[in-house]
RNA sequence: UGAAUACGACGGGGGAGCGCCAACGGGCGCUGAGAGUGCGGCGAUCCGCAGACCCCAGAACCUGAUCUGAGUAAUGUCAGCGUAGGGAGUCGGAACGCGUGAGAC
Repeated sequence: UGAAUACGACGGGGGAGCGCCAACGGGCGCUGAGAGUGCGGCGAUCCGCAGACCCCAGAACCUGAUCUGAGUAAUGUCAGCGUAGGGAGUCGGAACGCGUGAGAC
């Protein structure tokens, strides 16, 4: 020097789609890190809290977007957009390696 690092503690941020069968807030399948696990509410596929998962020098996630192209049974499924605009932190903290200096022999 590697190091605004890996990693750790505490704290915080975010999302839950598509298709079929059902109508028992359930079952099966697809992609994915994650697609509703637990508890509660509420006359219903919803909401809240926690958990899991991911992310906090930034593609986790949001806007653009009822976007564009490709593909699929279908879908942010894949790619573009994207060196775009936003976006949640404090503390602690290495090593292999590389470079240089000093001492001894």

This is a predicted structure of a 105-nucleotide RNA (TPP riboswitch aptamer (THI element)) from a Chloroflexota bacterium. Taxonomically the source falls in Chloroflexota (Bacteria, Bacillati).